Small-subunit ribosomal RNA, central domain from an uncultured prokaryote, 347 nucleotides, folded computationally.
[in-house]
Context: one part of a larger RNA
RNA sequence: CUGGGCGUAAAGGGCGUGUAGGCGGCUUGUCGAGUCAGGCGUGAAAGCCCCGGGCUUAACCUGGGAACUGCGUUUGAUACGGGCAGGCUAGAGGUUGGAAGAGGAGAGUGGAAUUCCCAGUGUAGAGGUGAAAUUCGUAGAUAUUGGGAAGAACACCAGUGGCGAAGGCGGCCAUCUGGCUCGGUUCUGACGCUGAGGCGCGAAAGCGUGGGGAGCAAACAGGAUUAGAUACCCUGGUAGUCCACGCCGUAAACGAUGUGUGCUAGCCGUUGGGAAACCUAGUUUCAGUGGCGCAGCUAACGCAUUAAGCACACCGCCUGGGGAGUACGGUCGCAAGAUUAAAACUC
Numbered sequence: 001c002u003g004g005g006c007g008u009a010a011a012g013g014g015c016g017u018g019u020a021g022g023c024g025g026c027u028u029g030u031c032g033a034g035u036c037a038g039g040c041g042u043g044a045a046a047g048c049c050c051c052g053g054g055c056u057u058a059a060c061c062u063g064g065g066a067a068c069u070g071c072g073u074u075u076g077a078u079a080c081g082g083g084c085a086g087g088c089u090a091g092a093g094g095u096u097g098g099a100a101g102a103g104g105a106g107a108g109u110g111g112a113a114u115u116c117c118c119a120g121u122g123u124a125g126a127g128g129u130g131a132a133a134u135u136c137g138u139a140g141a142u143a144u145u146g147g148g149a150a151g152a153a154c155a156c157c158a159g160u161g162g163c164g165a166a167g168g169c170g171g172c173c174a175u176c177u178g179g180c181u182c183g184g185u186u187c188u189g190a191c192g193c194u195g196a197g198g199c200g201c202g203a204a205a206g207c208g209u210g211g212g213g214a215g216c217a218a219a220c221a222g223g224a225u226u227a228g229a230u231a232c233c234c235u236g237g238u239a240g241u242c243c244a245c246g247c248c249g250u251a252a253a254c255g256a257u258g259u260g261u262g263c264u265a266g267c268c269g270u271u272g273g274g275a276a277a278c279c280u281a282g283u284u285u286c287a288g289u290g291g292c293g294c295a296g297c298u299a300a301c302g303c304a305u306u307a308a309g310c311a312c313a314c315c316g317c318c319u320g321g322g323g324a325g326u327a328c329g330g331u332c333g334c335a336a337g338a339u340u341a342a343a344a345c346u347c
Stems, first nucleotide, its partner, number of pairs: 004318003007301002012315001014201004021194003025088007034080001035077008049065006091191001092188003095184004103177003108172002110154001114150008125136002162169002206247006215241002220236004258314006266292010296303002320347003329340004
C1' cells in the first nucleotide's frame, strides 16, 4: 500500500441546499506536464543471488557476473487521463400547452359536538364502577326546549389514495407561492453527479415575553383496589395542549435500507397523464404507489426493475461487552441540555 463491512449481528448523517475537493457525455485539432518506449549518465564498496577459485571440508576469504526494480537527462510515441481551442446533442436546463394534489404562507368563513351563562318545562335523583365511593343535586341537578358566549378539532368523503427533501400536511372559499408530472416543437450546448466544512429546515416535550384557555390533562388532591399501591380504575385539577414572536435541535427523526446513474424474467392491482384506435372497454406508453414471484444475492429471515441483484461516482459511518454516548476540555444554549468525545479499570 492492498484486502472487510453498514435492512435485523457494530455501523446510513433527521432532511435539504451548496463551498472546497473527488468524479464526469460524443467528436476534431493542438500541447505532451501524467503515461509509454529507446539512448546516455548515475545507482560507492561490502552484503543478498549465479558461476568459479583458496584454506583436507565448512564457516570464512576471494575473482567475475547478474542485480540494485530508483533518480537525472535526452530523443521519440500520442491510444488513454489531462491542459488549450473548436464543433455536437443522447445528459442537464429552458420554452410552450395541459393535468393532479391534506405541498407552504397569511386572511376570511361554516356546521356538528363539548363546556359555561340566562330563561322555560319538570322532580329526586344524577354521575361513576368489576362493585363502590369521593363528586354534583330540593339554594332545583340529571333529562328536555329556546337564547347566548367561548375555545379547540374538523365526522362522513377516506382509500397498502394524494402531496412534500425530511419533519410533516385533512371542513369550505378566495389571494400569494414552491415542487412534481404528461404531450409538442424549438432554444442553450456538458451548464452534470456527489459533497468535508458552511448555511437553512427540522415531530413531541421543554424554555422566554405577551395573549388565550372549551375539552383534554403531567404535577397535585381526594375516592377505591391492595399485604402495601407514591400505580392501573374513579371524581376533581394546574402547567401544558391553542395564537404571536424568539429559543431549543433532539426522536424507534424507521423502509431501522445515503444520494445519483446504467443494466438485469414475468404476473396482478392502484393513482395521475398521454398515444393510436374508437367514442364503451380492451391494448400500449410515461411518472408514481402496492401485492406476488424467477435469476441473482443473503448467516438466515427475506430482498427481488421502488433490489438487500450486477456495476460505476461521491459522501457518512463501524472495528468485542461493560465503563460510556459518560468524564475532562472546546463549541452552542436563558436554562433544560445538545454536540464533539476519551481513559483507567473489568469480563

Source information
The RNAcentral record of the full RNA draws on ENA. Its mean pLDDT, the model's own confidence on a scale to 100, is 87.